[in-house]
Molecule: small-subunit ribosomal RNA
Organism: Candidatus Kaiserbacteria bacterium
RNA sequence: UAAUUAGAGUUUGAUCCUAGCUCAGGGUGAACGCUGGCGGCAUGGAUAAGGCAUGCAAGUCGAAUGUAUUUAUUUACAUGGCAAACGGGGUAGUAACAGGUAGGAACGUACCCAGAAGUCGCGGAUAACCUCAAGAAAUUGAGAAUAAUACGCGAUAGUCUCGCAAGAGUAAAGAUUUAUCGCUUCUGGAGCGGCCUGCUGAGUAUCAGCUAGUUGGUAAGGUAAUGGCUUACCAAGGCUACGACGCUUAGGGGAGGUGAGAGCCUGACCCCCACCAUUGGAACUUAGACACGGUCCAAACUCCUACGGGAGGCUGCAGUCGAGAAUCAUCCGCAAUGUACGAAAGUAUGACGGUGCGAUGCCGCGUGGUAGACGAAGCACUUCGGUGCGUAAAUACCUUUUAUGAGGGAGGAAGUUUAUUGACGUUACCUCAUGAAUAAGGGGCUCCUAAUCACGUGCCAGCAGGAGCGGUAAUACGUGAGCCUCAAGCGUUACCCGGAUUCACUGGGCGUAAAGGGUGUGUAGGCGGUGUUAUUAGUCGAUUGUUAAAGUCCAGGGCUCAACCCUGGGAAGGCGAACGAAACGGUAACACUAGAGGAUGGUAGAGGUGUGUGGAACUCAAGGUGUAGGGGUGAAAUCCGUUGAUAUCUUGGGGAACACCAAAAGCGAAGGCAACACACUGGACCACUCCUGACGCUCAGACACGAAACCUAGGGUAGCGAAUGGGAUUAGAUACCCCAGUAGUCCUAGGCCUAAACGCUGUCCAUUAGUUUUAGGGAGCAUCGACCCUCUCUGAGACGUAGCUAACGCGUUAAAUGGACCGCCUGGGUAGUACGAACGCAAGUUUAAAACUCAAAGGAAUAGACGGGGGCUCGCACAAGCGGUGGAGCGCGUGGCUUAAUUCGUAGAUAAGCGAAAAACCUUACCCGGGUUUGAAACCUAACUGCACGACUAGGGAAACCUAGUUUCUUUCGAAGGUGUUAGGCAGGUGAUGCAUGGCUGUCGUCAGUUCGUGGUUUGAAUUGUUCCCUUAAGUGGGGUAACGAACGCAACCCUCGUUGUCUGUUAUAUUUGUCAGACGAGACUGCCCCCUCACGGGGGAGGAAGGUGAGGAUGACGCCAAGUCAGCAUGUCCCUUUGACAUCCGGGGCUGCACACACGCUACAAUGGGUACUACAGAGGGGCGCGAUCUCGCAAGAGUCAGCAAAUCCCCAAAAGUAUCCUUAGUUCGGAUUGAGGUCUGCAACUCGACCUCAUGAAGUUGGAAUCGCUAGUAAUCGUGAAUCAGCAUGUCACGGUGAAUACGUUCUCGAGCCUUGUACUCACCGCCCGUCAAUACAAGGGAGCUGGGAGUGCCCGAUGUCCGUCUUUAUGGCGGCCCAAGGUAAAUUCAGUAACAAGGUAUAAGUCGUAACAAGGCACGGCUAGCGGAAGCUGGUCGUGGAAUCAAUCCGAA
Repeated sequence: UAAUUAGAGUUUGAUCCUAGCUCAGGGUGAACGCUGGCGGCAUGGAUAAGGCAUGCAAGUCGAAUGUAUUUAUUUACAUGGCAAACGGGGUAGUAACAGGUAGGAACGUACCCAGAAGUCGCGGAUAACCUCAAGAAAUUGAGAAUAAUACGCGAUAGUCUCGCAAGAGUAAAGAUUUAUCGCUUCUGGAGCGGCCUGCUGAGUAUCAGCUAGUUGGUAAGGUAAUGGCUUACCAAGGCUACGACGCUUAGGGGAGGUGAGAGCCUGACCCCCACCAUUGGAACUUAGACACGGUCCAAACUCCUACGGGAGGCUGCAGUCGAGAAUCAUCCGCAAUGUACGAAAGUAUGACGGUGCGAUGCCGCGUGGUAGACGAAGCACUUCGGUGCGUAAAUACCUUUUAUGAGGGAGGAAGUUUAUUGACGUUACCUCAUGAAUAAGGGGCUCCUAAUCACGUGCCAGCAGGAGCGGUAAUACGUGAGCCUCAAGCGUUACCCGGAUUCACUGGGCGUAAAGGGUGUGUAGGCGGUGUUAUUAGUCGAUUGUUAAAGUCCAGGGCUCAACCCUGGGAAGGCGAACGAAACGGUAACACUAGAGGAUGGUAGAGGUGUGUGGAACUCAAGGUGUAGGGGUGAAAUCCGUUGAUAUCUUGGGGAACACCAAAAGCGAAGGCAACACACUGGACCACUCCUGACGCUCAGACACGAAACCUAGGGUAGCGAAUGGGAUUAGAUACCCCAGUAGUCCUAGGCCUAAACGCUGUCCAUUAGUUUUAGGGAGCAUCGACCCUCUCUGAGACGUAGCUAACGCGUUAAAUGGACCGCCUGGGUAGUACGAACGCAAGUUUAAAACUCAAAGGAAUAGACGGGGGCUCGCACAAGCGGUGGAGCGCGUGGCUUAAUUCGUAGAUAAGCGAAAAACCUUACCCGGGUUUGAAACCUAACUGCACGACUAGGGAAACCUAGUUUCUUUCGAAGGUGUUAGGCAGGUGAUGCAUGGCUGUCGUCAGUUCGUGGUUUGAAUUGUUCCCUUAAGUGGGGUAACGAACGCAACCCUCGUUGUCUGUUAUAUUUGUCAGACGAGACUGCCCCCUCACGGGGGAGGAAGGUGAGGAUGACGCCAAGUCAGCAUGUCCCUUUGACAUCCGGGGCUGCACACACGCUACAAUGGGUACUACAGAGGGGCGCGAUCUCGCAAGAGUCAGCAAAUCCCCAAAAGUAUCCUUAGUUCGGAUUGAGGUCUGCAACUCGACCUCAUGAAGUUGGAAUCGCUAGUAAUCGUGAAUCAGCAUGUCACGGUGAAUACGUUCUCGAGCCUUGUACUCACCGCCCGUCAAUACAAGGGAGCUGGGAGUGCCCGAUGUCCGUCUUUAUGGCGGCCCAAGGUAAAUUCAGUAACAAGGUAUAAGUCGUAACAAGGCACGGCUAGCGGAAGCUGGUCGUGGAAUCAAUCCGAA
C1' cells in the first nucleotide's frame, strides 16, 4: 500500500446452552435424465498391469566393403559403422535415499567443443553368393571362394597406466573429385549418468521388541567407483517409545481444487524424477541395458503343425472382445517443430502437425428490431363485475449477426540469393445476393429459497436435501394455467473443499451438558529464582547461492472481443554459505538467598502397627422364684411355652461392637480412622535464630497403597444375615411385612483391584474487597496471674464484592486473573460390548472397535399440569339431622331385541319425564302401495288465451288424481291487473359433513379469578404487579412492598318481597275509608354504645319493620371439553333431481311392537292412617270457534237450557287442616294394578292407539341388599291450585299459595374448588410417560465343528538357463565337476478373506402376550460396586453416594 471473514433449518408447550444432522457456494478426465443452433480453444479407457485379429509405430549410410543385377540413374542380399538405452505408453510394484531440497567424494562418459601429438609395416579368416543335404515349417548342417573403416600381430610412445625410483607396458583406418570427412592417444570443458549424506517423507501400538552378513575390524576378491557389495577370520555388536520390527494403503514432485487465511483434499491433461513392459529368473552386446517392438531358461495362456516340432507378447497409434455408470477414427501428412542416420541430396518418424467424433469443459455469438387495442380469438381464474397470458399475436415497416448460394482470398515458408516445396484448405478473412427467413429448453414455486392459483385424488396414489406433506376444501401428490430462475443448456447422482471455531496453531473444552486418572512416590520428558563474565548449533538482522520451465499474481501485447497464446516483471516460504548482534533461551565458570531442605525448642491429633486390659448390652448353660401365656403385625399366622416359656434373681461361659464425651470438630495421599493402657512408628503446624545454596515444579511408562463384596487355607461364630424353608399379603407375590436360618460378617496368611473410589471440581506457584464461626500455635496490650481486646501463621465452615458462568451457582479452600506440567472429551444407541492381548485360582479386571440404526440424545432454567408431597382456606363436601332412591305395581325415557318400518339426534359428571309447551289422521322426517315430473309452494322472461278462476254433474278409483260434460241474457271495444297452458331460466331435499361454519347452549361456576399499559429484573422463555401479614362471601378492604395505575370479573346499579310518606285510581264497600293497585319518595350507613385492633375490620348491645350482603331473582370473567346442535334457523362444500327421484301428493301402517337391563317419577305398603258426614280460610293465572253461573235430568262422567263476562265487575274456584263417627293391626274398610261388562266426551275417524264415569274383579306390596340422592328456614316435608301445549289426552314441565319442622360439635376422613410451596423423565399434560422377557418379520455384525481361496515367510527335496570357480585336453562356439539362484514338490505353523449346521446377543417394525421396574415420597426413595436368587422387568444381603421428599431436634450464618 492493497486485499480479506455473512448464515439458515431441525431437540422444547416456550427459553437459553451444549451437540450432531441437513441446506445455500465453488470444483470434477465425470456419468445419468430431458433438451439441443453456430464458432474458437482445450479435453476424452479413471474399471480388467484382463485377452487380442489386422495394418503401421526404427532405421539409416554405396563418401567403409563384397557379390549379384540394371538401358541409365540404380536395386537386392550380406559384412561393417552409427542409431536402436532416445522418443512414445502405463502406474503394477515401491513407505524407501523412490521422490523433494541442500550438499559431498572415491567415479564413468559414444556423439559435441577447445588444445596437443600421431595415423608406419604386415597377416589370417568370414558372411552374402555357389554346390550338396535335413526339415511340414521355423530353421539348420557340410563343402568351396572372397573384401573391408570387420579381426589379429609387430613397430613407434608422451602431458597415458603401474612403480619411491630405475624401469616396464599400451594405439591407429581409411575414403577421396583434393575441398575435406574420418581414425588413434592424452588433457580440459559442456551436458549426461553412477555412488554417498543432512533434512523432509501415509495410517496403525488390538504390531514392542527386531537383527547372524546382522554391527564393526583385518585380509582378499569384485566394480567405472566408495562400501558386508562378496568371502575368510576376529570381536559382539547395531536399531528401538523422537516408534525399531510387522501389517495395511500408496508412484513422488512442480502443481490442481477449495478456503479470508492457517489449513484440508487431490496427483487427469502439461513439465521433472522413479519404476514397469504376459509372470518369474538370468546374463550377453554396448559409451550407456541386465534392454516395451534384442537373446536364453522356466511358467501360464494363445496360435500353426505333416504330431516329429515350432511361433507369439498393443501398459506404441488406430481398432476388437470382455468387464463396466462410463471415455473417440482400423483418418491425412511429414508442409512446420524435433529426433536417428548420412558429407549432402535425402530417407525414416502413429513423436509431431492437422482433420474427424462426443455440449465433456471454458469462452463468444445467435434464435430478430420498431410500431401495434381500455386489449381479438383461445385457454385459465373469478367476488360473475371482471382479471391474467398480453404488445404477446395478427398486422405494418425495418435489419441480415447467423444460415444458404456466388465471387475474391491469406499468413503459417525458414532453410541458400534465385527456383521448388502446404496435410490443414473449396480454410480463416473480404465482397455481393436471398429472405425473419434455419435456431429454446430445463428445473422450480410450504419454510430454508426467488416464484401460486384451479381441478383431480382422499394416510390411497405419491413427494421428499432437512423439517415435513397426503385421512374430502392439499399454495407440499398428479394435471392445467400463471409465475420465478438459469439458458444451448438445465437438473440429478457420486466425490472434494467450504460453511464446520464440528480436532480449535491461528481458534474449543472437562462442577451439573461428552470429558480430572481411585490415591500417592517417582524415572524419561517438559518447564524452571537473583547477579556477573565468557561463548553460542536456538533466536534476530542484512548479503549471497539455489529453489528448472510451465502455472498463480502484476503490466504490456496478438487472435474482431473473450477463452486461449506471447513478452517482461515480481514474490512468499525452504535449504546452503560466509558476516554481524547478544536482549531472551542454551552452555561453561564464579557468586547470592527471597524457592526448597536441614538444625534447635515446643504443640495438637479416632494417623499407622502390635500386645494387653475393661464395663454396658446380647446370647447360651446351670440353679432359685413363679404361672399361662409369650412373641409378632396394619390385622394375623408360622414360631416358643404345663417336659414350666415370657418375666425376675444368682453364678458361669462366649463372641462381636465400643453409649455418654461427640462438634459444621480432629488426623491421614486416598481408601479410611473412635473404650483404655503400653511399646514401636509416619506426617503436620508454630516460634527463634543458625546452616546448605536452586538441591525446584509436574510427570508418560514403572512401583506402592487401595471401601465393601468375592476367592483359597486354617481358626472362630453372640448378634445380624444373601441363599433357603415356613407364615402372611395378593389376581399372582420367586417381593415389600413376620418366624427361622446357611455362606458371610470376626481373626491369621495369601489373592482380587473395583465403587456415585464424589467436592461428580488433577497437582504446583503467584495476584485479587470484606464480615463471621471454629481447631492448633505465637506475639502485643493488660494483669500478680488468667480472661477480655488487637494482630499474625496454618487448617476447617457460612455469607458475600469485583470477576466468571448457558443458567444453577463459584467467589483468597475460585468454577476469578495469569503461569508450568499431566490426564481426558468430540452426537445418541450398538458398548465399556465383540475380537485380540496382558493380568487373575475363579469371579472377572485393564486396554478397546466396527457394521448397522436414529435426528436427535442431553444440561440449566420457565410456565403449566399432576403427585397414594406439604401448608392454609372454602363448599349440604363430610359430620349432625329430616325425607327419599335402590325392593313392588304402574307411568315415562333410554339401551337391547324384534320388525316392512319400529324415523332421527343426544352418551360419565355435562345423555336418558332430554329436542317433544301434547305421535289416533295430520304432525312424520320411517315402511308398504298408488300417483306427478318446470314439479305442492316462490320469482323472472316470452308466446297464446276473455277461456274467468271456481263451482256443479257423470264415470273410474281407497284417496290423490284422471276422463267427459254443464255453468242467466244483451252489447261490443279494450286488456292494466288476474287466471290457465306451453317454452326457457330454475325449483326442491329433515340427504352428508357440528372435525368447514354463524348463531344459540351445557359444564367447571356466581368459583374468585383472568389480564393489560408504563416502569423494574432476566441473555431469554418469563417475572414483578397478582407474592407476604391481617381481614372478607369476594384479587373485599387495610398495612407492607420496584412498583404505579388500569381493564374484564366481585360488589353496586335493575326486578320482586318486607316498614313507611305523598299523589292518583277502575273496582270492592251501604258510605266514609284506604286492608288494594300504580307512580314518586323515605329508611340501614357498622351510623350510635362497650371491648379488641396501627388500620381495615371483628365480637357484644341499643334502637328499629328490617343489622352487618335483610330475603329471593336476573346478571355467568379469560378460558376448558375439535362438548351439543347442518332436525329450530342461517350457511360453505359435496351428493340426488329428463322418464321419473334422497323432490312431491295420497291411503294404510309404524314411531305405542317386548325375554331383558338402566335412568327419572307416580301410587303405596297404612292408625300422625282409611271411609263417611259437617264446616273455615288462599294466591297466582286463564277466558270470545272462549270461560260458562243458575235451574232441570243422570249414581256419575256428562247432557239440556241459557244468565253474565273481552273481565279487580262475570266464570273457571279450592284442598290439606278442623269437628263428629266407624274401622283396631289384618294382605285388612290398607293398596289399587289387572281384567270383564256398560257408558260419557272430543274428533271425518278412538281396532292397532285417547281421556273420563259406573258396576264388578282386587295382583304385587308389610318400609326395601350393596350402594346412593336432596335439603340449613318460611327451607325440608306435606296439601291442594293454575297456566302453556291442546279438538281430545298431564303421575311431566313451569308457576302459585296453605300447614310447617329437626340439626350443624366440628374439618380427621370422602368429593370438588382456590392460594402458596416442593418434586417431575408429564405438556395429547397421570386415562401421562415408560422397562424387560416371550411370540412374529427383516437386517447387519461377532462366535462356531469344519470347508475353500489368497499373502508373507521357515525347514527339507529337486534344481533349468546363466555368471563365476575348479579341472581335463583334441584349446573349442568344447567336455566334466562345483557354489548360488527361478519355477516346482513336501511338512508344520502363521496371516487375511469367503462360506457354514448351530447357539447367543443387537437393531428396526400404527394398534400381539405377561407383568409394572423407573419418572411424584412412583405407592418398598433411587442409584454405583459386588454376591446370590428369580418367567420378565427385577428382588435381597454388604458397603458407598445424594444426582432423595417430608418432618423434627441440636447447631451455624444473616436480618429484626